[in-house]
RNA sequence: GCAUCCGUAGCCAAGUGGUAAGGCAAGGGACUGCAACUCCCUGAUCCGCGGUUCAAAUCCGCGCGGAUGCU
Repeated sequence: GCAUCCGUAGCCAAGUGGUAAGGCAAGGGACUGCAACUCCCUGAUCCGCGGUUCAAAUCCGCGCGGAUGCU
C1' cells in the first nucleotide's frame, strides 16, 4: 500500500430497513431486628460526517480506531 471482517450502555452481547432484547456491574426501592438471598424500578437515538429512503443501528460513500491475510 491492497483485501476481508469488526465498532451497539461501565463490561459482554442480540438485532441485517418500521423507532434498540438479554446478562453482569451501578443507583433507587420492597423484604429483614441488621444483613444476605429474592423481587421491582432506572439507564445506550448504536465510532464520526455526509448520502439514499416516508422511515437507517441496519443500505451507500468518505474518514477514524481495532483484528486478520497478502505484498
Description:
This is a predicted structure of a 71-nucleotide RNA (transfer RNA) from a Bacilli bacterium. Taxonomically the source falls in Bacilli (Bacteria, Bacillati, Bacillota). The sequence was found in a public genome assembly. Rfam family: tRNA. Its mean pLDDT, the model's own confidence on a scale to 100, is 82.